[in-house]
RNA sequence: AGCGGGGUGGAGAAGUGGUAUCUCACGAGGCUCAUAACCUCGGGCCGCCGGUUCGACUCCGGCCCCCGCAA
Numbered sequence: 001a002g003c004g005g006g007g008u009g010g011a012g013a014a015g016u017g018g019u020a021u022c023u024c025a026c027g028a029g030g031c032u033c034a035u036a037a038c039c040u041c042g043g044g045c046c047g048c049c050g051g052u053u054c055g056a057c058u059c060c061g062g063c064c065c066c067c068g069c070a071a
Base pairs, nucleotide, nucleotide: 002069003068004067005066006065007064010024011023012022013021018054026042027041028040029039030038047063048062049061050060051059
């Protein structure tokens, strides 16, 4: 060189063409004498570059990185 799987907020994950979602974490407020727990609200993400499409995390091509198989 080859084959398979993966890359999505700070962490872990879901998402088979139509509003990017969940848990934890973080911030603010509420509750409390206070902290934790609990409740409400908020910020922040699709590996990179192209293509197809009215519309792409999703489909296609190339590249980069991680894991495994084979050698």

Source information: The RNA shown here (transfer RNA) has 71 nucleotides and comes from a Parcubacteria group bacterium.